This is a predicted structure of a 72-nucleotide RNA (transfer RNA) from a Candidatus Anstonellales archaeon. It matches the Rfam family "tRNA". The source organism's lineage runs through Archaea, Nanobdellati, Microcaldota, Candidatus Micrarchaeia and Candidatus Anstonellales. Model confidence (mean pLDDT): 82 of 100. RNAcentral holds the sequence, with entries from ENA.
């Protein structure tokens, strides 16, 4: 320098055009003498950033940024 892939709660990770699921973790309550386990509930991501297409974008296009792999 060229090509490809990825980017979504604290962590992991679904959703492939119609207002974002789940698990772990966190908090509260129940339980226990107490802790742990277990059960119930709650909070937490406007999805890496800008622009475009669309009635509507996590999703499609484009330009960047970050990371990874391959080639030279």
């Nucleotide at each position: 320098g060229g090509g490809c892939c990825u980017g979504u709660a604290g962590u992991c990770g679904a959703a492939u055009g119609g207002u974002a699921a789940g698990a772990c973790g966190u908090c509260a309550c129940u339980u226990u003498c107490a802790c742990a386990c277990a059960g119930u509930g709650a909070a937490g991501a406007c999805u890496c950033g800008g622009g475009g297409u669309u009635c509507g974008a996590u999703u499609c296009c484009u330009c960047g940024c970050a990371g990874g792999c391959c080639c030279a």